[in-house]
Context: one part of a larger RNA
RNA sequence: GUCAGCGAGUUAUUCAUUGUAGCGAGCUUAAGUGUUAACGUAGGCGUAGAGAAAUCGAGUCUUAAUAGGGCGUUUAGUUUCAAUGAAUAAACCCGAAACCGAGCGAUCUAUCCAUGACCAGGGUGAAGAUACAGUAACAUGUAUUGGAGGUCCGAACCCACUAAUGUUGAAAAAUUAGGGGAUGAGUUGUGGAUAGGAGUGAAAGGCUAAUCAAGCUCGGAGAUAGCUGGUUCUCCUCGAAAACUAUUUAGGUAGUGCCUAAUAUUUUUUCUCCUGGGGGUAGAGCACUGUUUCAAUUAGAGGGUCGUAAUUGGCUUAUCAAGUUGAUGCAAACUCCGAAUACCAGGAAGAAUAGUAUUGGAGACACACUGUGGGUGAUAAGGUCCAUGGUGGAAAGGGAAACAGCCCAGACCGUAAGCUAAGGUCCCAAAGUCGCAGUUAAGUGGGAAACAAAGUGUGAGAGCGUAGACAGCCAGGAGGUUGGCUUAGAAGCAGCAACCCUCUAAGGAAAGCGUAACAGCUCACUGGUCUAGUUUUCAUGCGUGGAAGAUCUAACGGGGCUAAAACUGCGCACCGAAGCUACGGAAUAUAUUUUAUAUAUUGGUAGAGGAGCGUUCUGUAGGCCGUAGAAGAUGUAUUGAGAGAUAUGUUGGAGGUAUCAGAAGUGCGAAUGCUGAC
Numbered sequence: 001g002u003c004a005g006c007g008a009g010u011u012a013u014u015c016a017u018u019g020u021a022g023c024g025a026g027c028u029u030a031a032g033u034g035u036u037a038a039c040g041u042a043g044g045c046g047u048a049g050a051g052a053a054a055u056c057g058a059g060u061c062u063u064a065a066u067a068g069g070g071c072g073u074u075u076a077g078u079u080u081c082a083a084u085g086a087a088u089a090a091a092c093c094c095g096a097a098a099c100c101g102a103g104c105g106a107u108c109u110a111u112c113c114a115u116g117a118c119c120a121g122g123g124u125g126a127a128g129a130u131a132c133a134g135u136a137a138c139a140u141g142u143a144u145u146g147g148a149g150g151u152c153c154g155a156a157c158c159c160a161c162u163a164a165u166g167u168u169g170a171a172a173a174a175u176u177a178g179g180g181g182a183u184g185a186g187u188u189g190u191g192g193a194u195a196g197g198a199g200u201g202a203a204a205g206g207c208u209a210a211u212c213a214a215g216c217u218c219g220g221a222g223a224u225a226g227c228u229g230g231u232u233c234u235c236c237u238c239g240a241a242a243a244c245u246a247u248u249u250a251g252g253u254a255g256u257g258c259c260u261a262a263u264a265u266u267u268u269u270u271c272u273c274c275u276g277g278g279g280g281u282a283g284a285g286c287a288c289u290g291u292u293u294c295a296a297u298u299a300g301a302g303g304g305u306c307g308u309a310a311u312u313g314g315c316u317u318a319u320c321a322a323g324u325u326g327a328u329g330c331a332a333a334c335u336c337c338g339a340a341u342a343c344c345a346g347g348a349a350g351a352a353u354a355g356u357a358u359u360g361g362a363g364a365c366a367c368a369c370u371g372u373g374g375g376u377g378a379u380a381a382g383g384u385c386c387a388u389g390g391u392g393g394a395a396a397g398g399g400a401a402a403c404a405g406c407c408c409a410g411a412c413c414g415u416a417a418g419c420u421a422a423g424g425u426c427c428c429a430a431a432g433u434c435g436c437a438g439u440u441a442a443g444u445g446g447g448a449a450a451c452a453a454a455g456u457g458u459g460a461g462a463g464c465g466u467a468g469a470c471a472g473c474c475a476g477g478a479g480g481u482u483g484g485c486u487u488a489g490a491a492g493c494a495g496c497a498a499c500c501c502u503c504u505a506a507g508g509a510a511a512g513c514g515u516a517a518c519a520g521c522u523c524a525c526u527g528g529u530c531u532a533g534u535u536u537u538c539a540u541g542c543g544u545g546g547a548a549g550a551u552c553u554a555a556c557g558g559g560g561c562u563a564a565a566a567c568u569g570c571g572c573a574c575c576g577a578a579g580c581u582a583c584g585g586a587a588u589a590u591a592u593u594u595u596a597u598a599u600a601u602u603g604g605u606a607g608a609g610g611a612g613c614g615u616u617c618u619g620u621a622g623g624c625c626g627u628a629g630a631a632g633a634u635g636u637a638u639u640g641a642g643a644g645a646u647a648u649g650u651u652g653g654a655g656g657u658a659u660c661a662g663a664a665g666u667g668c669g670a671a672u673g674c675u676g677a678c
Base pairs, nucleotide, nucleotide: 001678002677003676004675005674006673011089012088013087014086015085016084017083018082019081021079022078023077026045027044028043032039033038049056050055059071060070061069062068092230093229095227099220100219101218102217103216104215110194111193112192113191114190115189116188117187118186119184121153122152123151124149128145129144130143131142132141133140157181158180159179161178162177163176164175165174196212198208199207200206233612234611235610236609237608238607243256244255245254246253247252258363259361260360261359262358263357264356265355268354269352270351271350272348273347274346275345276344277343283337284335285334289331290330291329293327294326295325296324297323300320301319302317303316304315305314306313367392368391369390370389371388372387373386374385375384376383397408398407399406412585413584414583415582417581418580419579423575424574425573426559427558428557432572434571435570436569437568438567439566445561451545452544455542456541457540458539459538460537461536462535463534464533472529473528474527475526476525478502479501480500484496485495508523511522512521513520586602587601588600589599590598591597592596613667615664616663617662618661619660623657624656625655632651633650634649635648636647637646638645639644
C1' cells in the first nucleotide's frame, strides 16, 4: 500500500412541541399486592384568579377613591405510544500535555558507610642522617647516604580531547588512528544507606534501571479539550450565511436578520403607471464661512523731501495694503441654488406568487473577486475599510489558448432533429479565402508615457501667383564713405551712439563667413530665363521613434496573414451551449374536476422537510421451503427511478423463512483508524 473483518447521535430521567390512541370537566395511577384478569386513588395535572402577604374572589391588586391602570374572567384537558429538540448524566467517536492518591524501584547512575583488591618498568632526588672541612660554639660548605612528592616518562587500569568510519550501524552511542590521568580529590569487587516536590549532585537542571524542569506501575478515569480528524443505504421538495448587537469577546457563544416544516390569515407582497411628499447628494455657484489671482480706486503704513525750537503739517512714490469696484478660480467638515435615482404615502389596471403572524427544527456570524460611489494608502497593491449591484461560495454547459469571482447562459431524463446567445467563419478547428467603400506598410495589428519628426489620409483657413509666383540657373548687389566715436588698427561685420542723403530696376552706414586692418565669398533687395501652382497655420484618422532582463522563440494559442486572414463603416449568410424549440418519458405543485387533463416547476453546499430499500433478532411459525439439495460462494438472464428484487447454472452440504407487525450492537472509502492476510 491493497484486500477482508471491526469501527462513531446511544441509554435513563425530566421538560417542550407535533402526531397518534383512549377517556373527557375530568384524566391518570406510583410503590405495593396478585390467581397476570385485575386491585391499589397516596399523589399529579386540569376545572379561578388577583395580591409580597393577611385576604378577597369573577374578580383582585394598586389607591383616600366604586377615578384610572396591571393581571384575570368568554372553556379543554389529561394519560399512553412515537418522532424531534432541550437539560442532567462520559452523552456522536478517537486524541492530549497535565492534576491527585496508593504502591514499586539506587542490579543503571549520584553521594555516603563497612570490608577487601589493584597500580609493569624507568626518571628526578626534598627533609633527615653520616663523614670530612669549618666556627670560640653555632652557622655554613663538600661528599656519601636517604627516598619525599594531588612530582616526571610510560603499560595494565580509568577517562573521552581530535578526525574518519558508522547513521534501515557489528553497536538504541560503537570501531579505527592518535589523545589525557596513571601513589591519588586514584581505580575497583562485595555487602549496605538515602527516592518522587523527594533523594543525590566538585552544580551540567546533571543523575535516580535505554525514561527526568519532577521516575515508573495501578487507580480517580471514558479527567477536560470553545481545538484537529472522522462520522457508514437510496430517491424526492425547498434551500442559506459569512451581517447587526453583546460578550475576559474576536477561529467560541447568545438574541435579531437570512433557510425550512406545520398552522392561521387570504392580496396584506413584488413589478409597471399615475398622484402627493420631505430632502441638500451629483452638478453648479460664490450670496455666507474660508481660500485665490489680476486690475482700478483709496484710508492707513513705510521711504524721500520741504518746513518747524519741537509737534501738528506740505509735496512726493522702486514698496506694503484693510475697504470698495470690475474681472478670474477653489472647498468632506462653504451654499443664493439644485437634479437623476432612492425612500414614504395614496390610487388604478394587469401580470407574477409572494407577504405577515404563531409554533417546531436549523445552519451561519473567517467570506472572495468584479462594476459603480467613497474613506485610507502614493487617485500603489491579487492592499485595507464601508455603501450599492452581479457572480463565485453552493453552478455544470459555451466563450476568454489554459483561467472559482469576467462575457453568454441557469444542467429532471433520453434522441446520429432544428433555431440562436456570447464569441466566431484561411489551416490546426464547426462556419465567408463573402460583398461594398475606405485606412495602415509599421507584421502596426500582436504590450507602454512625456516628448520628437517634410510618414501618410481627410477637413478648415491664410499669403503669393499668367501684370509670371515657389525652387533652380544667369546678372547686378553701387556712390557720399575707410560715416562719427573709440582704438595700435576698427575700412558694413571688437565695442558705443546714430542709422542719413544720392544714383537707381535694385542694393542695410549691413544678416553671415573672413582679414592684424584692408582684401575676398555669400545674404537681404532687383532684373532676366523658366513655367503653374507654391508657401504656411490649425483640427483630425491610421502609422514611426522613444522601447534594456534574467532556463527557451515566449508581448497573435500555433501555422501563417499585407487591395489581409489587420483596422474603420455598412450589409447579407453561416457556425456556435446542457439556452430555446421538436418528439418520447418521469416527478413535484396548483387549479379544475372525475382521475385525467391544463398550467407552472424539477442546478445545489450547510441545513429543514417527505417517501422508501436492505441487515440481525422476536412474534406470525408445532406454519411454509429444503438431501429431487438450505444458507454461503461464484456466474448468467430478467426487472425497478434508486437503495435493490426475482429466476436460474455451477459449487456447497443442512439449514432457511414469505406476509404483516415489533425491537435494534442496522448499512464504511477515508479517522497518520484497530486486527489479520499478502
The part of an RNA shown here (large-subunit ribosomal RNA, domain II) has 678 nucleotides and comes from Candidatus Azoamicus ciliaticola. The full RNA is in RNAcentral, with records from ENA. Its Rfam family is "Bacterial large subunit ribosomal RNA". Rfam links the family to the GO terms structural constituent of ribosome and ribosome.